[in-house]
Molecule: Bacterial RNase P class A
Organism: Lachnospiraceae bacterium
RNA sequence: UGAGGAGAAUGAAUGAUCGCGCCCGUGGAUACGGGUGAGGAAAGUCCGGGCUUCAUAGGGUAGGAUGCCGGAUAACGUCCGGUGGAGGCGACUCCAAGGAAAGUGCAACAGAAAUAUACCGCCUGCAUCAAACACGCAGGUAAGGGUGAAAUGGUAGUGUAAGAGACUACCGCCCGCACGGUGACGUGGGGGGCAUAUGUAAACCCCAUCCGAAGCAAGACCAAGCGUAGAGCUACAGGCUAACCCGGCCUGCUCUCAGGUAGGUCGCAAGAGGCCGUCGGCAACGUCGGUCGCAGAUAGAUGAUCAUUCACGACAGAAUCCGGCUUAUAGUUCUGCUCACAAA
Numbered sequence: 001u002g003a004g005g006a007g008a009a010u011g012a013a014u015g016a017u018c019g020c021g022c023c024c025g026u027g028g029a030u031a032c033g034g035g036u037g038a039g040g041a042a043a044g045u046c047c048g049g050g051c052u053u054c055a056u057a058g059g060g061u062a063g064g065a066u067g068c069c070g071g072a073u074a075a076c077g078u079c080c081g082g083u084g085g086a087g088g089c090g091a092c093u094c095c096a097a098g099g100a101a102a103g104u105g106c107a108a109c110a111g112a113a114a115u116a117u118a119c120c121g122c123c124u125g126c127a128u129c130a131a132a133c134a135c136g137c138a139g140g141u142a143a144g145g146g147u148g149a150a151a152u153g154g155u156a157g158u159g160u161a162a163g164a165g166a167c168u169a170c171c172g173c174c175c176g177c178a179c180g181g182u183g184a185c186g187u188g189g190g191g192g193g194c195a196u197a198u199g200u201a202a203a204c205c206c207c208a209u210c211c212g213a214a215g216c217a218a219g220a221c222c223a224a225g226c227g228u229a230g231a232g233c234u235a236c237a238g239g240c241u242a243a244c245c246c247g248g249c250c251u252g253c254u255c256u257c258a259g260g261u262a263g264g265u266c267g268c269a270a271g272a273g274g275c276c277g278u279c280g281g282c283a284a285c286g287u288c289g290g291u292c293g294c295a296g297a298u299a300g301a302u303g304a305u306c307a308u309u310c311a312c313g314a315c316a317g318a319a320u321c322c323g324g325c326u327u328a329u330a331g332u333u334c335u336g337c338u339c340a341c342a343a344a
Stems, first nucleotide, its partner, number of pairs: 001340004006335005012309007020037007039315001043326002046324005051215004063211005068082005083097001084095004098206002103204002105200003119145002121141006153171006172194001173192003177188004219266004227257001229256005237251005273292005279286002310313001
């Protein structure tokens, strides 16, 4: 210099005027002053938890999720560090990575044959022939050809009529052992010819672990109106009951009570909180100390105009909160790392 790879940060700036939500102060009736006002994803609502109401002795079934090991955490399907496998010269990246000798299912097309096999070929015998080849018949053979994603471990040799783990060596596989490691696993050595014969479990299934349900329109409190609830109206209220009295019924007023509609308050903004530092840890993270106050509506605020400047501005808008994952994102900046070439 070029090409890559990993991790972060930022996401126009400043000022003025008007407008909107919330808070504080003054004031006392809608005014004045001050403060504050979206994000890294506020998104998808895919996981996990806080919180709330209901349910709940314990166990099981069904259903769902997860699935190498160790750790972190409130918890997780997340994160960190490892193991094994795959890709890359490398930095580094990716993996849903238990079980296929419990059982069942499936394996298109091609191919003779797909769990079962002889199409071509090779070899032997018989028959024919003087003999050989070829054809025919009977058998052996999975070494070779051909088909396929996959054809009964691979390579080399021995062996054989031709062949074959039939036998031998190495590799692979399976089963013990020793050593190292918390562990996944690794290294070394031994045994077994391997009928334990292919793949598929994001096919059923088996094994292990975890999971009660619904969700802030959850839910809690206050509470007009409304009531065939109760009491009172003591100088005894009014009306109806075909004259009058008693009795009965209706209405009115006051108080109490019940339920909880309209409405209001809370939940609801101090939280598993942010930043800086110390200590422990490879790290995720944790301990301790200091410091900061950081949107909060309920028809739902967060906008507009002007001026100056620049690299001329992406994806996008809170509604219970938090930890993750996933998806979208114009550009700009920073810190390690790798490879190639050149120079000293």